[in-house]
């Protein structure tokens, strides 16, 4: 140097053929229940979907380039 995956809430990860609100589970906050604490139940917050730019009425999702981490050939 090349060729592939990965990048979305703190962490783990979904997210179909581009569309109608951006999720789940843990974690973390309030409440229930208990004598108390765990589990359990119910609510809640919490996002520049790694940057940038182009397609498109419309982009987490195509498309180009970057940038970071694994893998591989050389």
């Nucleotide at each position: 140097g090349c060729g592939c995956g990965a990048u979305u809430a703190g962490c783990u990860c979904a997210g179909g053929u581009g569309g109608u609100u951006a999720g789940a589970g843990c974690a973390c906050c309030c409440c229930g229940c208990u004598g108390a604490u765990a589990a359990c139940g119910g609510g809640g917050a919490g996002g520049u979907c790694c940057c940038a730019a182009g397609u498109u009425c419309g982009a987490g999702u195509c498309u180009u380039g970057g940038a970071u981490c694994g893998c591989g050939c050389a």
The RNA shown here (transfer RNA) has 74 nucleotides and comes from a Minisyncoccota bacterium. It matches the Rfam family "tRNA". Its family is annotated with triplet codon-amino acid adaptor activity in the Gene Ontology. RNAcentral records the identical sequence in 2 taxa.